[in-house]
RNA sequence: GCGCCCGUAGCUCAAUUGGAUAGAGUAUUGGGCUUCGAACCCAAGGGUUGCAGGUUCGAGUCCUGCCGGGCGCACCA
Numbered sequence: 001g002c003g004c005c006c007g008u009a010g011c012u013c014a015a016u017u018g019g020a021u022a023g024a025g026u027a028u029u030g031g032g033c034u035u036c037g038a039a040c041c042c043a044a045g046g047g048u049u050g051c052a053g054g055u056u057c058g059a060g061u062c063c064u065g066c067c068g069g070g071c072g073c074a075c076c077a
Base pairs, nucleotide, nucleotide: 001073002072003071004070005069006068007067010026011025012024013023019057028044029043030042031041032040050066051065052064053063054062
């Protein structure tokens, strides 16, 4: 340099293949329970879906260009 894959909550992952409010577990915070903790139960907060455009009535999902990560190939004086 070329090709392919990935990027969603602090972390690990969903989102029925374009459909209306983006969720779960874990972690955090508060409460309950307990002599106190752990465990368990309830609740809450936490998201510009990597960034910028485009298509569409409607985009996390499709298209384009960048950014970052991984893999393969090529180059390697």